[in-house]
Context: one part of a larger RNA
RNA sequence: CCACCUGGUGAAUAGCUCGGCUCGAGAGCCGACGAAGGACGUGCCAAGCUGCGAUAAGCCCGUGGGAGCUGCAUGGAAGCGAAGAACACAGGAUGUCCGAAUGGGAAUCCCCACCGCAAUUGCUUCGCGCAAUGGGGAACGCCGGGAAUUGAAACAUCUUAGUACCGGUCGGAAAAGAAAUCAAACGAGAUAUCGUCAGUAACCGCGAGUGAACGCGAUACAGCCCAAACUGAAGGCCUCACGGCCAAUGUGGUGUAUUGGGCCGGCACUCAUCGUCGGAACCCUUCUGUGAAGUCUCCUGGAACGGAGCGCGACACAGGGUGAAAGCCCCGUAACGGAAGCUAGUAUGACGUGAGCCGGUUCCGGAGUAGCGGGGGUUGGAAAUCCCUCGUGAAUACGGCAGGCAUCUACUGCCAAGGCUAAAUACUCCUCGAGACCGAUAGCGAACAAGUAGCGCGAGCGAACGCUGAAAAGUACCCUCAGAAGGGAGGCGAAACAGGGCUUGAAAUCAGGUGGCGAUGGAGCGACGGGGCAUGAAAGGCCCGUUCGAAAACGACAGAGGCGCGAGCCUCCAGUAGGACCGAACGGGAGCCGAUGUUCCGUCGUACGUUUUGAAAAACGAGCCAGGGAGUGUGUCUGUUUGGCGAGUCUAACCGGUUCAUCCGGGAAGGCAUAGGGAAACCGACAUGGCCGCAGUGCUUUGCACCAGGGCCGCCGUGUUCAAGCGCGGGGAGUCAAACUGACACGACCCGAAACCGGACGAUCUACGCGUGGGCAAGACGAAGCGUGCCGAAAGGCACGUGGAGGUCUGCUAGUGUUGGUGUUUUACAACACCCUCACGUGACCUACGUGUAGGGGUGAAAGGCCCAUCGAGUUCGGCAACAGCUGGUUCCGACCGACAAAUGUCGAAGCAUUACCCCUGCCGAGGUAGUUCGUGGGGUAGAGAGACUGAUUGAGCGGACCGCCCUCGAGAGAGGUCGGCCGUUCUGUCAAACUCCGAACCUACGAACGCUGGCGACGCGGGGAGUUCGGUGCGCGGGGUAAGCCUGUGUACCGUGAGGGAGACAACCCAGAGUCGGGUUAAGGUCCCCAAGUGUGGACUAAGUGCGAUCGAAGGUGGUCUCAAGCCCUAGACAGCCGGGAGGUGAGCUUAGAAGCAGCUACCCUCCAAGAAAAGCGUAACAGCUUACCGGCCGAGGUUUGAGGCGCCCAAAAUGAUCGGGGCUCAAGUCCACCACCGAUACCUGACCAUGCUCGUUACAGAGCAAUUGUGUAGGUCGGCGUUCUGAUCGGGUGGAAGCACGGCCGAGAGUUCGUGUGGACCGAUUUGAAACGAAAAUCCUGGUCACAGUAGCAGCGAAAGUCGGGUUGAAAUCCUGACGGCCAAAAGGGCAAGGGUUCCUCAGCACUGUUCGUCAGCUGAGGGUUAGCCGGUCCUAAGUCUCACCGUAAUUCGAAUGAGACGAAAUGGGAAGCAGGUUAAUAUUCCUGCGCCAUCGUUCAUUGAAAGUCGACGCCUUGGGGUAGACCGAGCCGGGCCAUCGCCCGGUCGAACCGUCCAACUCCGUGGAAGCCGUAAUGGCACGAAGCGGACGAACGGCGGGAUAGAGCAAUUCGGUUCAACCUGGGGCCCGUGAAAAGACGAGAACGAUGUCCGUACCGAGCACCGACACAGGUGCCCAUGGCGGAGAAAGCCUAGGCCUGU
Repeated sequence: CCACCUGGUGAAUAGCUCGGCUCGAGAGCCGACGAAGGACGUGCCAAGCUGCGAUAAGCCCGUGGGAGCUGCAUGGAAGCGAAGAACACAGGAUGUCCGAAUGGGAAUCCCCACCGCAAUUGCUUCGCGCAAUGGGGAACGCCGGGAAUUGAAACAUCUUAGUACCGGUCGGAAAAGAAAUCAAACGAGAUAUCGUCAGUAACCGCGAGUGAACGCGAUACAGCCCAAACUGAAGGCCUCACGGCCAAUGUGGUGUAUUGGGCCGGCACUCAUCGUCGGAACCCUUCUGUGAAGUCUCCUGGAACGGAGCGCGACACAGGGUGAAAGCCCCGUAACGGAAGCUAGUAUGACGUGAGCCGGUUCCGGAGUAGCGGGGGUUGGAAAUCCCUCGUGAAUACGGCAGGCAUCUACUGCCAAGGCUAAAUACUCCUCGAGACCGAUAGCGAACAAGUAGCGCGAGCGAACGCUGAAAAGUACCCUCAGAAGGGAGGCGAAACAGGGCUUGAAAUCAGGUGGCGAUGGAGCGACGGGGCAUGAAAGGCCCGUUCGAAAACGACAGAGGCGCGAGCCUCCAGUAGGACCGAACGGGAGCCGAUGUUCCGUCGUACGUUUUGAAAAACGAGCCAGGGAGUGUGUCUGUUUGGCGAGUCUAACCGGUUCAUCCGGGAAGGCAUAGGGAAACCGACAUGGCCGCAGUGCUUUGCACCAGGGCCGCCGUGUUCAAGCGCGGGGAGUCAAACUGACACGACCCGAAACCGGACGAUCUACGCGUGGGCAAGACGAAGCGUGCCGAAAGGCACGUGGAGGUCUGCUAGUGUUGGUGUUUUACAACACCCUCACGUGACCUACGUGUAGGGGUGAAAGGCCCAUCGAGUUCGGCAACAGCUGGUUCCGACCGACAAAUGUCGAAGCAUUACCCCUGCCGAGGUAGUUCGUGGGGUAGAGAGACUGAUUGAGCGGACCGCCCUCGAGAGAGGUCGGCCGUUCUGUCAAACUCCGAACCUACGAACGCUGGCGACGCGGGGAGUUCGGUGCGCGGGGUAAGCCUGUGUACCGUGAGGGAGACAACCCAGAGUCGGGUUAAGGUCCCCAAGUGUGGACUAAGUGCGAUCGAAGGUGGUCUCAAGCCCUAGACAGCCGGGAGGUGAGCUUAGAAGCAGCUACCCUCCAAGAAAAGCGUAACAGCUUACCGGCCGAGGUUUGAGGCGCCCAAAAUGAUCGGGGCUCAAGUCCACCACCGAUACCUGACCAUGCUCGUUACAGAGCAAUUGUGUAGGUCGGCGUUCUGAUCGGGUGGAAGCACGGCCGAGAGUUCGUGUGGACCGAUUUGAAACGAAAAUCCUGGUCACAGUAGCAGCGAAAGUCGGGUUGAAAUCCUGACGGCCAAAAGGGCAAGGGUUCCUCAGCACUGUUCGUCAGCUGAGGGUUAGCCGGUCCUAAGUCUCACCGUAAUUCGAAUGAGACGAAAUGGGAAGCAGGUUAAUAUUCCUGCGCCAUCGUUCAUUGAAAGUCGACGCCUUGGGGUAGACCGAGCCGGGCCAUCGCCCGGUCGAACCGUCCAACUCCGUGGAAGCCGUAAUGGCACGAAGCGGACGAACGGCGGGAUAGAGCAAUUCGGUUCAACCUGGGGCCCGUGAAAAGACGAGAACGAUGUCCGUACCGAGCACCGACACAGGUGCCCAUGGCGGAGAAAGCCUAGGCCUGU
């Protein structure tokens, strides 16, 4: 590592079902007499459900019932019951609060008020006196309003659809309804519903689609009343009555529809109708009674209902229960009874009314109506549906309306403009029953606490969880342990591996054990073959060796003879020996063979699904397992198959019967067919004339005859039509049912959007507005105004002060914001935080509470910002299974055939349709033709060509009357020259897809022959089903492109859809088309080793490891080497080398400073020679010098040049280490040529078998044959099987052990089947017929469970702070308690409130949970306890605003703006009658207690008569004066404490309320006074309309003083003065385009005494743990204490008190 075993985990499977689902039948309203629905209560103990309601799991009465009972719920306790309980049914009582909710309000609490039908309506005696309405209900009904997605492959009319949804409203049904109707020349006779008519008529971008009626067949049937004419009070209602009221704008009578009624006259009669009274039954339903027959024997068993034996009942063998499977044990069942209900206020009936007929008369017969016009909506309604709106507008029975255009005339039908009406029909909250429905991931969301838990502000969303046993007999007792935990031992039971989430108990997975293997190792984990080891039984029995027999393909060795240079080969032996499979005999084997487990070796081999041209892919999907998970239903059409009947065929609704959802019989309404043609009017066909001929039959059989069906003609019908012709049709086959294929409509195989529309829910976040409140340390600058001084004639100015303005300044004051760090954080402290920095901080400022605005809407100093973590259109539910040409997925086996990636069209290119291509099937009946060859035609390519055209094109020559620059001549015109171009021509050199004088291969048409193929049916003609519409590669030939593993064509092959062998690996390259298993032989390709076969043979080349690669690296270079060819030189001596010569005229001339062979120019001669340049180089200033050319000698045989070829070499650079597949290879294992042998595949040959097709044969199997010309296969078509659940029939199994599960064995090609053992403990199967929610590995599928990596890597987190030591408790202490020391906060981390929370408060007992560790602790668990008010708040008032009613609008309302009336609306923080101090509890206190007070109302007594005017309540911002307490500070006294030898110093304290009385500053007023410049302020200012001064009145504080108080507090002292001064009181000034709530109420308006003062809140937290943020979360959250000390300008920093904390656990 793999497997198994034993256990765990887990909860699949099997079995079960108190639950669902569907259908059928029944039944069908409740409510002011207070419903439906809820809230809260209710039990001895009581959380939930159920029941019930303060009479509360119940009370009373009646009937039944009959021994037990106190619900689910089995415990404890206490009771009830023969005086009849429980329980059932019927009746009655009670029935809290909300809810229509109804006296007013409101938060289910409760408050106010004080007895009320609130509101609306009717009547009314006018009194809410009598009545009614209201609200609810699953679906169904009617009436209004009325979408969008969608379809139309876009979209607008249209469609979806009058659907969803909204509004109103009725009933058990509703609606409709008794013709101004249809029809059609016949007739019918209200309505509704079903069948049909009919997918018809009709509508419609005449697209998509929509879509009647008449009639017929059925169900069920039912008809009536007014208005008017005429009459005229003859009437009605209330009341016991009296009486009253309605009514001449008419109560009553009459009368009601086609020729009717009235009236008049006549006839006849009790019958239609209407009214009143009275009032059944069957069936059916529910409840209920009686209701047969074994508990016999034996066996198994825990138990008999099983097996064996012997009986019995049956109008009862439906079903259920009982310790397994029961006709006879129990309940029931069949049958026969009883009661009630329904039927139904129905039928029948009684009484009253009066129907009808004839004649006359002409009195009556529904008006803004009928009709018409304009504009809309709707409908199938078209000119001809119905309705609305605006306008217009009749007639009167001698009249009117309709008869699908109008008008006219006839004819037919009917009588509008008033009303009522049962049944047949629809639905299912409810009751009962049933089921080829589901069986716990299913079936309702819910079998269980289910609309529960939980989530959300809200509308709304919304789970999971079934099973001990026959019976609890539910484990006593003991041991262990800190222990009611757990464990051990023991007991019950048939079983405890049935022990409490307990039947069975799978898989993933974990632990232990066993078997095999494991360090020589390398990974699609396997398949096939072989070996080793291991293996109790059963269900399998064969295997090995030897010998022999028979034997397919194939096929030898050795030997002999011969051939080849050689490897080797040929012939004979010999198709012999051998040879797979098969058969026989003998021997051996029992872990022995098969098999199973594992491991090793050999060969092969990169999963699966999908998408793709192409996937092992570094393309997508899945961690694993289990369970769930996708072509279904209806209608219509088409086709196939089978069956029935057949010129016919079938019924539909419905009816009858019935064994009652079955089935049998009836029912042709109607459909399809039977005749077609035509737009229509309309007309209207061969039951056969001729010929051919398949199958078949017959015969006299090379064949002939007859020939069903079939074919070719002819003829006929009809339309067109002058005619000719042409189109369609004609010599009878349909129809119904079932199954299946396919199409269309529907969700239509399944899952999947973003969106669109409708109704609701949200302004607890946030935006803005409104109402009521609150807030802003300190400092700075110094506007206006004013004063003083100075200047100025004045206007005015200047200076200095004063003053205190400001969308002013500084400012971490508070508070608000969020600039930068692009810091930290970024699985965070935090779904926006932290730190530093920064901005604003008297204003367009910040902020709390209340309140308003709502989704195409709001709000927005505007960013598309914000509107509950959601915004370029919120959230939620619905339309809805939206649509998706797009992605993904789509589940068992086998057999036969087998594609396409093309064409055309397309708002079409990601799609569709048609054709081609594939499959299946029918008809016909004899040819067909991919190959080869030949013949006869067609063709203009490859190639080639240029005196054969068109066009291009190199160089040269010639010509030219053409053109241009320049030059010459000329006065000029012009002429000439030269060069270039152009044109022509000659020669020369090149080209063409759109050139051709030529011209193949090749292709093609027809014909013939051969070949192949066809009665196993080709060719051809039909029908049905598809798939496909991204293709790719090689080769040949193109087009584009620098090129491409590029784009785009074409032909063909292959891949796609193709395996096997080769090419290292490698879709399409080579070989080759694979049914299965063997034996042989070859192909491509190979033969040194890896690796099967040659270190093969005869030659050659390469030296570069070139190469050993199909993959070949270029131009260029190469005295590398080999070969070939040609020229030249060469024994008269070549080439190279060595030795020698290399001279003279002359230093040639010119030039030059010089120029001597060698700066330059010119010339380049002559001589001697074997040869030697007026010099090819080096060199010098110039010379010199050194070489060379050239010549001779030595040497002695080839040399040299050019060209061509072979193999090499250079050129030659890439990213982690290289490589020919590797090793390695050099006369090769490289390369070339030639050859010999061998290896090598699923190819070929061959044996056996399978399948397919066919033949013979068989009833059918079996069997015998044929196939060279059957066997790959994706999409796809066709065919045959396996398995799952359920139904009917038949037959079986099971406690002597079913299903399931686990492990093994047999069979089958496979899906699968079967057998054995164990587990399990009650059901299960086979055959056949039928029906399906019928088969999974995948869908980032759904639900549940669960693993490895791994106790590994590693150390992220434990959420900002200081603890340490000692003692205590405990089984256990860093964490609990406690002491000491140490530390932290102090504009808080202290104290008091509000919102919100809701018991968290306190005590006791605990530690399974929660607490980021621990825990003896706790905001945790359990139990108990705790909140006390006339004077604190609510209650009262009104604010923004809200609600109700009325009224109005609206189609309508639960909707809506005003108006009127009424009400609500503020708990810190608006207005407002009244309380303080001390004490007390574990937990409350302005609430209890003590003491001392106050208010309101009422009463009594006294006083007062003024009295309702007035005032108050009652209000902005800025600035400033005065008074002033608490506090703080300063100075003393006193008390206490500390330090201290003393002096003295330091610290703390030195208190004391409400209330009552009293005092007064400012302001204002009065008197006096009398200022001409005075008085005065911080400042402004004031004054003869009266200043200062003096006097007085009124008049303030939470202020002073006195009382309160010989109260209290303190151990004690408990005193006095000063400074500065929050609060509080009272004045002045400034500012405004801003002028800064209302009401209740109070005062006005006395005193004493007495009484009364209900109800609600009150605990605790109020935050770094009780709130909002999912958390004991570094976030957020309003007001007050705001002067504690030092420090300082300061509410800044820092330090320290009071107080709190060390748990930002």